[in-house]
RNA sequence: CGGGGCGUAGCACAGCCUGGUAGUGCGCUCGGUUUGGGACCGAGAGGUCGAGUGUUCGAAUCACUCCGCCCCGACCA
Numbered sequence: 001c002g003g004g005g006c007g008u009a010g011c012a013c014a015g016c017c018u019g020g021u022a023g024u025g026c027g028c029u030c031g032g033u034u035u036g037g038g039a040c041c042g043a044g045a046g047g048u049c050g051a052g053u054g055u056u057c058g059a060a061u062c063a064c065u066c067c068g069c070c071c072c073g074a075c076c077a
Base pairs, nucleotide, nucleotide: 001073002072003071004070005069006068007067010026011025012024013023020057028044029043030042031041032040033039050066051065052064053063054062
């Protein structure tokens, strides 16, 4: 330098193809059961969906640009 993949809650991810209320598990908080811990049950908090622009009535999802990470290739050595 060229090609490809990934970026969504504290962590691991789904949702994207085919636009229509942002979700799951773990973790966290509160309550219940238990002498307590653990475990189980119930409830809850937590998100500028990497950034920006565009398309659209409507964008995590489509288009473009950029940023970061990873892989492959080329080049140099």

This is a predicted structure of a 77-nucleotide RNA (transfer RNA) from a Pyrinomonadaceae bacterium. It matches the Rfam family "tRNA". It is annotated as a transfer RNA. Its mean pLDDT, the model's own confidence on a scale to 100, is 82.